Annotation
Large-subunit ribosomal RNA, domain VI from Candidatus Ruminimicrobiellum caprinum, 253 nucleotides, folded computationally. Its Rfam family is "Bacterial large subunit ribosomal RNA". Gene Ontology terms of the family: structural constituent of ribosome and ribosome. NCBI's taxonomy places the organism under Bacteria, Pseudomonadati, Endomicrobiales, Endomicrobiaceae, Candidatus Ruminimicrobiellum.

[in-house]
Context: one part of a larger RNA
Formats: sequence, C1' cells, structure tokens
RNA sequence: CGCAGGAAAUUUUAGGGGGCUCGUUCUUAGUACGAGAGGACCGGAAUGAACGCACCUCUGGUGUUUCGGUUGUUCUGCCAAGAGCAUUGCCGAGUAGCCAAGUGCGGUUAAGAUAAACACUGAAAGCAUAUAAGUGUGAAACUUUCCCCAAGAUAAGAUUUCCCCAAAGGACACCAGUAGACUACUGGUUUGAUAGGCAAGAAGUGUAAGUACAGUAAUGUAUUCAGCUAACUUGUACUAAUCGUCCGUUUGG
Repeated sequence: CGCAGGAAAUUUUAGGGGGCUCGUUCUUAGUACGAGAGGACCGGAAUGAACGCACCUCUGGUGUUUCGGUUGUUCUGCCAAGAGCAUUGCCGAGUAGCCAAGUGCGGUUAAGAUAAACACUGAAAGCAUAUAAGUGUGAAACUUUCCCCAAGAUAAGAUUUCCCCAAAGGACACCAGUAGACUACUGGUUUGAUAGGCAAGAAGUGUAAGUACAGUAAUGUAUUCAGCUAACUUGUACUAAUCGUCCGUUUGG
C1' cells in the first nucleotide's frame, strides 16, 4: 500500500513444513516343520537404543552481580577492621537464568487408491489363458488420519462486538520484560504493584564485627545455626511511569 467505511477481538484452511526408525526379552511353543540336530510365520505383552519436542521438580554443569577461606603488596595515621591490584589473584561452595548427562512426552491406529506379486470370471483362438471388456487381494513408498505455520489464498474468506464526531481506536512519550542487534512483540502508565526502594520469606554461605573469658602467643570459647546476601516469592505507592500532543472524518466510489 492492498483486501472499497473505520476499528477491536475470535476463527476457517487452500497451500506449505515436520514426523514416519531399529532392537532385545517373555509368551504363543520347544508348537508347525524336520530322521535328528535344530526350530518358526501370524498374534499378544514388556523393556530399550538412537532421534525429536518441551521443561528445570529431582541429579548435576555454569553462575567474573552471593557468601566464605587465603598469599603478596599499596592505601585508609597506627592496632583491629577494611578497600584496590595481582587471570574473577588463587581456592571452597552456590540462588535465579541458561543448559544436559537430568525429567516428561512422541513416532499409534485406521481409511482410500495403488507397485511388484497373487487371483476370479473370460473370449479373441469350441481348449487353455489373471486381460482384451469386467472383478478382487496386496507395501515403511502415495493421499488422508497426528503436530506446526498459514487469507498478499489479489479468488485477499468467515463470525462477534463497537463507532460515526475531534468517534471507535491507534500512535508518540514514559516504567519495564515472558520479548529483543535496531525495530518489532508483550505488560504497565496514579482509576497504578510496571520497575526501583523498603519489609517479610525462600534459598545460599557457614557462626560476622565488637566485647568478655582462657592461653606467653598463634589461637580457641561464649554472645551466635550468627552476620551478610544477586537475578526468586509475597506485600507495601516511598521514588519513577508527569503534563500532554498527534493521527483517525462524518453512513461509506
């Protein structure tokens, strides 16, 4: 821009894409078959491999924004306590998120028309012949059945509701994230829990500082399962989403 008024929401599915895999064990049954050795089809049940999709409850990885330990050095006047730098200085753990090695699920079934193949009836050709007319069975392949996208499908579909005046609605702007390179998308904008802050909790680390006591001291014990804490949960208007501006045209060629 189009879809001949505009808008919001919900849909149909032409078409396109994905998926389609392979074992083992038990049973049928030591049956059919076979002199024996051996040893099934068909059918039923269970359990896996690889692959795919989703997720983070569990098991773990990462987690340079959390906690702790520790070396050297500089600084905060000194002690103590801390901060900077040294690959995050090194090391031990670890929330959210992301992830797999973790968890859940999936490839089922049925129908149609067929391939090779196997057949029925049957002449040409008094026989025979699955074929010439006619009819049937038949595969992981084909068309559906399952999942995803999908009306720019210009043949532009359908339904519901709203609006016709500064209307319905939208955009700008701002606070953000289930989104993200930018844009877009999604949520919110005081009629507010959108983000930050604060409070409580969860969870992590592992018992802070100060003081007292014991010890010559290093250090230990008590106060103290303390102190501190990121992304998590709930609550709370304290802070920031201010004030606003613009588009959209009057019943539809």